Predicted 3D model of RNase P RNA and transfer RNA as a complex of 417 nucleotides. Rfam match: Bacterial RNase P class A. The family's RNA type in Rfam is ribozyme. Rfam links the family to the GO terms ribonuclease P activity, dimeric ribonuclease P complex and tRNA processing. Model confidence (mean pLDDT): 79 of 100.
RNA sequence: CGAGGCGGCCGGACGGUCGCGCGCCCGCCGGGCGACCGGUGGGCGUGAGGAAAGUCCGAGCUCCCCAGCGCAGGGUGGCGGGUAACGCCCGUCCGCCGUGAGGCGAGGACCAGUGCCACAGUGACGAUGCCGGCCCUUCGGGACCGGAGUGAAACGCGGCAAACUCCACCUGGAGCAAGGCCAAAUAGGAGGGCGCAACCCCGGUUCGCCGGGGGGAGAGGUGCGCUGCCCAGCCCUCGGGUCGGCUGCAUGAGCCGUCGGGCAACCGGCGGCCUCAGAUGGAUGACCGUCGCGCGGCGCGAGCCGCGUCACAGAACUCGGCUUACAGGCCGCUCUCGCU
RNA sequence: CGGGGCGUGGCGCAGUUUGGUAGCGCGCAUCGUUCGGGACGAUGAGGUCGGAGGUUCAAAUCCUCUCGCCCCGACCA
Numbered sequence: 001c002g003a004g005g006c007g008g009c010c011g012g013a014c015g016g017u018c019g020c021g022c023g024c025c026c027g028c029c030g031g032g033c034g035a036c037c038g039g040u041g042g043g044c045g046u047g048a049g050g051a052a053a054g055u056c057c058g059a060g061c062u063c064c065c066c067a068g069c070g071c072a073g074g075g076u077g078g079c080g081g082g083u084a085a086c087g088c089c090c091g092u093c094c095g096c097c098g099u100g101a102g103g104c105g106a107g108g109a110c111c112a113g114u115g116c117c118a119c120a121g122u123g124a125c126g127a128u129g130c131c132g133g134c135c136c137u138u139c140g141g142g143a144c145c146g147g148a149g150u151g152a153a154a155c156g157c158g159g160c161a162a163a164c165u166c167c168a169c170c171u172g173g174a175g176c177a178a179g180g181c182c183a184a185a186u187a188g189g190a191g192g193g194c195g196c197a198a199c200c201c202c203g204g205u206u207c208g209c210c211g212g213g214g215g216g217a218g219a220g221g222u223g224c225g226c227u228g229c230c231c232a233g234c235c236c237u238c239g240g241g242u243c244g245g246c247u248g249c250a251u252g253a254g255c256c257g258u259c260g261g262g263c264a265a266c267c268g269g270c271g272g273c274c275u276c277a278g279a280u281g282g283a284u285g286a287c288c289g290u291c292g293c294g295c296g297g298c299g300c301g302a303g304c305c306g307c308g309u310c311a312c313a314g315a316a317c318u319c320g321g322c323u324u325a326c327a328g329g330c331c332g333c334u335c336u337c338g339c340u
Numbered sequence: 341c342g343g344g345g346c347g348u349g350g351c352g353c354a355g356u357u358u359g360g361u362a363g364c365g366c367g368c369a370u371c372g373u374u375c376g377g378g379a380c381g382a383u384g385a386g387g388u389c390g391g392a393g394g395u396u397c398a399a400a401u402c403c404u405c406u407c408g409c410c411c412c413g414a415c416c417a
Base pairs, nucleotide, nucleotide: 001338002337003336004335005333006332007331008330009329010328012291013290014289015288016287017286018285020047021046022045023044024043025042026041027040028039029038030037031036049312053323054322056321057320058319059318060317061175062174063173064172065228067227068226069225070224071223073171074170075169076168077167078092079091080090081089082088093107094105095104096103097102108166109165113164114163115160116159117158125156130147131146132145133144135142136141179247180246181245182244189238190237191236192235193234194233199214200213201212202211203210204209220230221229240416241415242414254273255272256271257270258269259268260267261266292309293308294307295306296305297304298303341413342412343411344410345409346408347407350366351365352364353363360397368384369383370382371381372380390406391405392404393403394402
């Protein structure tokens, strides 16, 4: 100098004008039967991401009797550690790829059983065709050893478990349209199925039964079964009404700095901060100026002029990961290879 | 926002469970039949399974990621 590897970060900046959402404060006005909501004036504050995405894993949170046992189903898989947890992360062994720095790996068990192994090949676990050697022979042949050939694999306890399966471990289901509190309305409807058992008592009786109480059986109770517990209704189909409001809803396994422990992931102590938005037809935008960046032109040059303002993309209950998309740019390693 | 399903010649579908040569119907092309067309008969072309990677000797089929399309889900009683 060229080509790479790994790790990390940014992903326009500042100012001005207009506009939008949300929160707080001070006023004013209005809508709705109501729960409640909206408009407007002023002030202050605040307003997308590294992936907000795919919804692929793991949790928090909420409801369902997650009550116990069993079964089914699903998942993970060397060893050790981290974590709230994980299929994530770190270390390490082994295997494969790469000249190398490094990268990738669902990486337990086919000496438990079952299944599959196309084509080729004598033969795919049942066996013995060809060549050579050697042994036996009733001369038909048979046994053993080596080799060639086919194939992913050739007798070796063959290959395949991202084949059934076995082993070890984990795992209840549904999801903020969860759920809670209100408000309004109706035909508070119809059909079908399954229940409120047996038995006892009381009352009525048209002697078929009906109503009430005890009793305990049983439909149902978020995969199924049993046991326990709860409970008087439950399920399906078709109709009917409203197609409303508030809450859940933003301070969190949080961020920053520093010290200590650990190879590392990470953990602990101390100090500081609230700067991390919150809609419900869904805000976060547009324009101008300067700078930066990119492209083109001019100029010997400093520079000047013109154009573009950019990639992927946009929160919707919230986190931890993974994966995928991404114009352009920056930093680090006393990393690797080649040439001088 | 949440849940579920599908993708195979031009079109509509099998095949995926149990991995082993991708098939069926319609359509298309050529030929025959006919005076000509349709119908009918014969022959044939056309896909490597939405895309990428992995497991395997071997993948439409098994696994992972990704793209596109479709369906369902409000509350009350």